[in-house]
């Protein structure tokens, strides 16, 4: 550096429900809580789904793919 992800090690993130806030809404933020996740880190580039005030508008990366970054180890 590349590929891979196991008996590991140190850890990390945090679904749904519920409470509070923001937004017309999809959704999102905080708290609780863990369903799960080797990128469940970042990114709206492509596909897809969703929302609306229907536009060269917006939301979702924990829907799929791509790009970038990253811990440990095996080969």
């Nucleotide at each position: 550096c590349a590929u891979c992800g196991a008996c590991a090690a140190g850890g990390g993130c945090a679904a749904a429900c519920c409470g509070g806030g923001u937004g017309c809404g999809a959704a999102u933020c905080c708290g609780c809580g863990a369903c799960g996740c080797a990128a469940a880190g970042c990114u709206a580039c492509g596909g897809g789904a969703c929302c609306c005030u229907c536009g060269c508008g917006g939301u979702c990366g924990g829907c799929c793919g791509g790009g970038c970054c990253g811990c440990c180890g095996a080969u």
Predicted 3D model of a 75-nucleotide RNA (c-di-GMP-I riboswitch aptamer) from Arthrobacter sp. PsM3.